[in-house]
RNA sequence: AGAAUCUAUACGGGAGAGACUACUUUUGUAGCGCCGAAGGAGCAACCACCCCGGAAACUCUCAGGCAAAUGGACCGUACAUAUUAA
Numbered sequence: 001a002g003a004a005u006c007u008a009u010a011c012g013g014g015a016g017a018g019a020c021u022a023c024u025u026u027u028g029u030a031g032c033g034c035c036g037a038a039g040g041a042g043c044a045a046c047c048a049c050c051c052c053g054g055a056a057a058c059u060c061u062c063a064g065g066c067a068a069a070u071g072g073a074c075c076g077u078a079c080a081u082a083u084u085a086a
Stems, first nucleotide, its partner, number of pairs: 003084003007080001009078005018032001020031004033066003039062001040060003046054002
């Protein structure tokens, strides 16, 4: 002087599916229908393999969600910390 990775923060982007019906007037209760990208669970390619293990955006829909807003996996940028290698 630069590279990769982990974590945190800030900013930007960020999908799907009911502004359904009834009672109510508070975004509550019940019913029917639906979504997959918080979280959770399952299967498994694959990784590792002495043991212990890791593992999807696939599947389920417990939780969550179905106008906007909020939220939102994930992606990008900036900054900080830590680690690794040259």